[in-house]
Molecule: c-di-GMP-I riboswitch aptamer
Organism: Desulfobacterium sp.
RNA sequence: CGCGUUAAAUGCCACACCCGUCGUGAGGCGGGGUCGGAAAGCCGCGGGUCUCAACAAUGAGAAAGCCGGGUUGCAUUG
Repeated sequence: CGCGUUAAAUGCCACACCCGUCGUGAGGCGGGGUCGGAAAGCCGCGGGUCUCAACAAUGAGAAAGCCGGGUUGCAUUG
C1' cells in the first nucleotide's frame, strides 16, 4: 500500500413510535426516541415496492434500512 472483516478504540447513522410543520398522497423537514447497521455515506443505473392521474395504455412522483450495481471513506489486533 492492497485485500479482508475476527477483535479493540474514536466516533457516525437512526427502525418502530410520538410531537410540530409542509404535501392530494406516497412521503419530506425539525425535535424526541433507539430496533438495528462496517458503509444504514453518496448515486438512483437494473429489478422490486409505494403514491397520484387515467377505462386502459401510460405519465408524473416517493422512498430506497428489499435485492443487484457504481462510487468515496474510518480503524488496523489476527